[in-house]
């Protein structure tokens, strides 16, 4: 890097180190020297894997291992339908869809 699935409105810090960026991309709008991104260190969850209990192939505990997260709903839209709602533009709301992010499993 591709394909296949499953999930993204919950939940997590008044820590150390660091010293100018960040929220994927594109517009918008945020966060940020009252310290960003990165590292540790704590935490938060339960996708896989393990032990254990039901139970009979699925359900529950733990949180041992592998991941992952730990500002805002995947921060909002991006593309399509519908409904509304306007003299016209712009616009409002659903639904599905595409991007994108992480788990498993394949090439």
């Nucleotide at each position: 890097c591709u394909c296949u699935u499953a999930u993204c409105g919950a939940g997590a810090g008044u820590g150390g180190c660091g010293g100018a960026g960040g929220g994927a991309c594109u517009g918008g709008c945020c966060c940020u020297g009252u310290g960003a991104a990165g590292c540790c260190c704590g935490g938060c969850a339960a996708c896989c894997a393990u032990u254990c209990c039901a139970a009979u192939u699925u359900g529950g505990a733990a949180u041992u291992g592998g991941u992952g997260c730990u500002a805002a709903a995947u921060c909002c839209a991006g593309c399509a339908a519908a409904a509304c709602a306007u003299u016209u533009u712009a616009g409002u709301u659903u639904u599905g869809g595409a991007a994108g992010a992480u788990g498993a499993g394949a090439g």